[in-house]
Context: one part of a larger RNA
RNA sequence: UGACGGGGGCCCGCACAAGCGGUGGAGCAUGAUGCUUAAUUCGAUGAUACGCGAAGAACCUUACCCAGGCUUGACAUACCCCUGACAUCCAUAGAAAUAUGGUGCCCUUCGGGGCUGGGGAUACAGGUGCUGCAUGGCUGUCGUCAGCUCGUGUCGUGAGAUGUUGGGUUAAGUCCCGCAACGAGCGCAACCCUUGCCAUUAGUUGCCAUCGGGUGAUGCCGGGCACUCUAAUGGAACUGCCGGCGAUAAGUCGGAGGAAGGUGGGGAUGACGUCAAGUCCUCAUGGCCCUUACGCCUGGGGCUGCAAUCGUGCUACAAUGGGCGGUACAGAGAGCUGCUAAGCCGCGAGGUGGAGCGAAUCUCUAAAAGCCGUCCUCAGUUCGGAUCGGAGUCUGCAACCCGACUCCGUGAAGUCGGAAUCGCUAGUAAUCGCGGAUCAGCAUGCCGCGGUGAUACGUUCCCGGGCCUUGUACA
Numbered sequence: 001u002g003a004c005g006g007g008g009g010c011c012c013g014c015a016c017a018a019g020c021g022g023u024g025g026a027g028c029a030u031g032a033u034g035c036u037u038a039a040u041u042c043g044a045u046g047a048u049a050c051g052c053g054a055a056g057a058a059c060c061u062u063a064c065c066c067a068g069g070c071u072u073g074a075c076a077u078a079c080c081c082c083u084g085a086c087a088u089c090c091a092u093a094g095a096a097a098u099a100u101g102g103u104g105c106c107c108u109u110c111g112g113g114g115c116u117g118g119g120g121a122u123a124c125a126g127g128u129g130c131u132g133c134a135u136g137g138c139u140g141u142c143g144u145c146a147g148c149u150c151g152u153g154u155c156g157u158g159a160g161a162u163g164u165u166g167g168g169u170u171a172a173g174u175c176c177c178g179c180a181a182c183g184a185g186c187g188c189a190a191c192c193c194u195u196g197c198c199a200u201u202a203g204u205u206g207c208c209a210u211c212g213g214g215u216g217a218u219g220c221c222g223g224g225c226a227c228u229c230u231a232a233u234g235g236a237a238c239u240g241c242c243g244g245c246g247a248u249a250a251g252u253c254g255g256a257g258g259a260a261g262g263u264g265g266g267g268a269u270g271a272c273g274u275c276a277a278g279u280c281c282u283c284a285u286g287g288c289c290c291u292u293a294c295g296c297c298u299g300g301g302g303c304u305g306c307a308a309u310c311g312u313g314c315u316a317c318a319a320u321g322g323g324c325g326g327u328a329c330a331g332a333g334a335g336c337u338g339c340u341a342a343g344c345c346g347c348g349a350g351g352u353g354g355a356g357c358g359a360a361u362c363u364c365u366a367a368a369a370g371c372c373g374u375c376c377u378c379a380g381u382u383c384g385g386a387u388c389g390g391a392g393u394c395u396g397c398a399a400c401c402c403g404a405c406u407c408c409g410u411g412a413a414g415u416c417g418g419a420a421u422c423g424c425u426a427g428u429a430a431u432c433g434c435g436g437a438u439c440a441g442c443a444u445g446c447c448g449c450g451g452u453g454a455u456a457c458g459u460u461c462c463c464g465g466g467c468c469u470u471g472u473a474c475a
Base pairs, nucleotide, nucleotide: 001475002474003472004471005470007469008468009467010466011465012464013463015459016458019424020423021422022421023420026315027314028313029312030311031310032309033308034306035305042053043052064301065300066299067298068297069296070295073124077123078122080120081119082118083117089102090101091100092099093098105114106113107112126290127289129288130287131286135284136283137279138278139277140275142273147186148185149184150183151182152181153162154161155160166177167176168175192267193266194265195264197235198234199233200232201231202230203229206225207224211222212221213220238261241255242254243253244252245251317417321376322375323374324373325372326371327370333364334363335362338357339356343352344351345350383414388409389408390407391406392405393404394403430452431451432450433449434448435447436446
């Protein structure tokens, strides 16, 4: 100087408390351990691994296993020799890769040259092989915490201290005051995006608001941009105003006005560093290793195996509910090898059909919870839907291993969950549906969107963190 303390003081955080809803019990989904296996590819492992890399494992992917094959190679560059083909299509063999046979370039001064391909030879290619404890880059975490430093000066033999401590204050090393310090940098804040109010500009969306026309009905048409909206520009909030408190300061409490207050809400943004944290399987890269194989192609299998255990979820155990009928209101997105309407067929998944739309114009699109009516009356049930049998639909070369969905039948466990444990302070929790990426197909995961919409006295204690101080045989 740090670190640590079952030392002290001050302060903060859904840290506790107060509450709401869960997890832990059930079934299933998914990841992991373990076991099994020819293989069940690899990585991630307290917090900071475990719906994580996977924003899509039937083949492919694929890195694993078995089998069949190749050796200048699936891919790159260069050079030498030979060749006129290669691709394509057809036939034969084969599980395919592939092999064999047939088909078959351009220019030319006829020497040859070009192009791509094949064969041979050589340098080389190739490696998801090892080392993240050789590395770059990227990332997690402490932590959006308020800290981390420097120059000059001063103090100290020195390590170092001071500044950065102190009195107040703040979300903040935020600001004020004081002070052997005076300044400065990286962080904080602001500048950026979005949302909330208004205005201007602009109207192939919106409106009968206003005028006219028309329909069974509809902005449907003429017409108009007033309103809504869209998207560009600007305004608006600064403790600016008033009062109390305070050192007359910084500020704080209350009030007015206001769409909005005291950082308005949300996001992006992550200081010096810590964990030899994670990643050599995104990529790059040193070293090491393989080179008729640790490389490459193909078929099939595996990553989906199942005594057991754990994490994360979904669905429930019902009446604030379930079934049936009727009826209302979103936002944000996506769409041309695409989204697909009306109509018709099917109980349905879906089929047929093909209008419209490269989309404020058409489509996905129905929002659902809600509201109205009605049945069920506490029952393992009209709860719950696992499991299994049968019949189908769709995608795809192909759904046996191993897809999703539909219909009929079957109806399991489950009556609110031990010890323990998680999330959340506002349009949040809870609950309800909708969309998107990936994607041929496949979502209870992920990323978004809106609808309905709650509960909280405080800081003694637990956990983590910040500042000051104290002890130390630790560094």
A computed fold for a 475-nucleotide part of an RNA from an uncultured organism, annotated as small-subunit ribosomal RNA, 3' major domain. Its mean pLDDT, the model's own confidence on a scale to 100, is 84. RNAcentral holds the full RNA, with entries from ENA, Greengenes and SILVA. Rfam family: Bacterial small subunit ribosomal RNA. Rfam links the family to the GO terms ribosome and structural constituent of ribosome.